[in-house]
RNA sequence: GCCUCCGUAGCUCAGUGGAUAGAGCGUUUGGUUCCGGUCCAAAAGGCCAUAGGUUCGAUUCCUAUCGGAGGUA
Numbered sequence: 001g002c003c004u005c006c007g008u009a010g011c012u013c014a015g016u017g018g019a020u021a022g023a024g025c026g027u028u029u030g031g032u033u034c035c036g037g038u039c040c041a042a043a044a045g046g047c048c049a050u051a052g053g054u055u056c057g058a059u060u061c062c063u064a065u066c067g068g069a070g071g072u073a
């Protein structure tokens, strides 16, 4: 240089056109307990890497850029 894959919550990931974006772990608050753990209930936390395009509608499709991983000479 070229090719492939990935980028969504603090972390690990799901969601691959249809309208309020979800789970587990973690965090906070409350309950339980003599205290802590376990368990139960609730809450906070996301401009879906960035910018354009297609579409009635884009996290999802297309293009470019940025970042990461792997392959190739």
Stems, first nucleotide, its partner, number of pairs: 001072007010025004018056001027043005049065005

This is a predicted structure of a 73-nucleotide RNA (transfer RNA) from a Patescibacteria group bacterium.
It was read from a public genome assembly.
Rfam family: tRNA. Rfam classes the family as a transfer RNA.